Predicted 3D model of a 73-nucleotide RNA (transfer RNA) from an Anaerolineae bacterium.
Model confidence (mean pLDDT): 81 of 100.
The sequence is in RNAcentral, with records from ENA.
Its Rfam family is "tRNA". Gene Ontology term of the family: triplet codon-amino acid adaptor activity. It is annotated as a transfer RNA.
[in-house]
RNA sequence: GCCACCCUAGCUCAAUCGGCAGAGCAGCCGCUUCGUAAGCGGCGGGUUAUCGGUUCGAGUCCGAUGGGUGGCU
Repeated sequence: GCCACCCUAGCUCAAUCGGCAGAGCAGCCGCUUCGUAAGCGGCGGGUUAUCGGUUCGAGUCCGAUGGGUGGCU
């Protein structure tokens, strides 16, 4: 230098053909206990890497940029 793939909550990952952004763990509160752990219930947490485009509507499709991984040279 070229090619492919990936980027969503603090972490690991979902989200079907473009139609209300979710789960587990972690955090916080409560129940339970003499107390702790475990267990159970609840709550909070998001500029979907960034900027544009298409569309009635974009996490999803298109382009550019940034970052990461792998391969080729």